[in-house]
């Protein structure tokens, strides 16, 4: 200096639930709520993989439904990509 992740220091993010609020829905955003956790729970979403939802469109039965196809709409706390704090063996 680089890797690698014990224990400490110093701090950090905040599930799931509540209460508003966008959305079709999956979800987001927001709180002097509220902490399951988590060495990157920082960032990246077509255009590395997976996954969720199905508005439009199509078809199809049926009659104003109901099934199926299908994402340039989501998820980063799925894996991956990149950056990065302290500090032993």
């Nucleotide at each position: 200096u680089a890797c690698a992740u014990a224990a400490a220091u110093a701090g950090g993010c905040a599930a799931a639930c509540c209460u508003g609020u966008c959305g079709a829905a999956a979800g987001g955003c927001a709180g002097u709520g509220g902490a399951c956790g988590c060495a990157a729970a920082g960032c990246u979403a077509a255009a590395g993989g997976g996954u969720c939802u199905a508005a439009a469109a199509c078809c199809g039965c049926a009659g104003u439904g109901c099934g199926g196809u299908a994402a340039g709409g989501g998820c980063a706390g799925c894996c991956a990509g990149u950056u990065g704090c302290a500090a032993a063996a």
Molecule: c-di-GMP-I riboswitch aptamer
Organism: Eubacterium aggregans